About this RNA
Model confidence (mean pLDDT): 76 of 100. Predicted 3D model of a 140-nucleotide RNA (c-di-AMP riboswitch aptamer (ydaO/yuaA leader)) from Ammonifex thiophilus. It matches the Rfam family "c-di-AMP riboswitch aptamer (ydaO/yuaA leader)". The literature on the family includes a 2004 paper in Proc Natl Acad Sci U S A by Barrick et al., "New RNA motifs suggest an expanded scope for riboswitches in bacterial genetic control".
C1' cells in the first nucleotide's frame, strides 16, 4: 500500500450498582463509582398548607371514567419535555424502535471548603445507514 474490521452468550445493553479480601453461609471490610446533608463568598429579595424537598430520563398537556374525599385526586387512553438502543471505540447527521416508571424524607434542606452520611439493586437480548477521527487486523 492492497484487501478487511460478520458475530460474540466466557458476549452485549439500561443503570452509580463493579472489583478485591474475610467467611461454610448469613454477613462484614476495603477500593472504585454514584447520591444527600452541610460555612464564608455568591445567589435569592421573597410567598414558606395550595406544604416543601430529594433520587431518577421519567416532566407537562389533553380527553374519558370514578368518588362519603371534587382534589396540582385516582384509574385508563393519547400526546409531550426528556432518556436509551440499533455490536471495534468516540463524535455528528438521517432513519427505525423502546422507555417516558417507581420510590424516599417528614414540615426541613439554594450554592457550599472542612466535616457528616447513604447506596452499590434490578432488569433485558436489541443487531439500520452515511461521514470524520482513533484503533485492531489473516494474507500478499
Nucleotide at each position: 500500500c492492497u484487501g478487511g474490521u460478520u458475530u460474540g452468550a466466557g458476549c452485549g445493553c439500561u443503570g452509580a450498582a463493579u472489583c478485591c479480601c474475610u467467611g461454610g453461609g448469613a454477613a462484614g471490610g476495603g477500593a472504585g463509582c454514584g447520591g444527600g446533608g452541610g460555612a464564608c463568598c455568591c445567589a435569592c429579595c421573597u410567598u414558606u398548607u395550595u406544604g416543601g424537598g430529594g433520587u431518577g430520563a421519567a416532566u407537562c398537556c389533553c380527553g374519558g371514567c370514578c368518588c362519603u374525599u371534587u382534589g396540582c385526586g385516582g384509574c385508563c387512553g393519547g400526546g409531550u419535555a426528556g432518556g436509551g438502543u440499533c455490536a471495534g471505540g468516540c463524535u455528528u447527521u438521517c432513519g427505525a424502535c423502546c422507555c417516558g416508571a417507581a420510590c424516599c424524607c417528614g414540615u426541613c434542606a439554594g450554592c457550599u471548603a472542612a466535616c457528616c452520611u447513604c447506596g452499590u439493586a434490578a432488569g433485558c437480548g436489541u443487531g439500520g445507514a452515511a461521514a470524520g477521527c482513533c484503533g485492531c487486523g489473516a494474507a500478499g